[in-house]
């Protein structure tokens, strides 16, 4: 250069051939509990899904261009 994964919440990830509310665990923030601290229980907030653009009634999802990550390849 070129191939080939990857980018979704503070951090690690899922998201089933487009379809009704974008979600789990950890962490985080309140509440009960306790003499008080940790766990364990309850509740919550936090996300323009990497950026722009087109297709469609609808795009994390499907094409394009672009940016960053990993891997192979000369």
């Nucleotide at each position: 250069g070129c191939c080939a994964g990857g980018g979704u919440a503070g951090c690690u990830c899922a998201g089933u051939u487009g379809g009704u509310u974008a979600g789990a665990g950890c962490a985080c923030a309140g509440g009960a509990c306790u003499c008080a601290u940790a766990a364990g229980c309850c509740u919550g907030g936090g996300g323009u899904c990497g950026a722009g653009a087109g297709u469609u009634c609808g795009a994390a999802u499907c094409u394009c261009u672009c940016c960053c990550c990993u891997g192979g390849u000369a």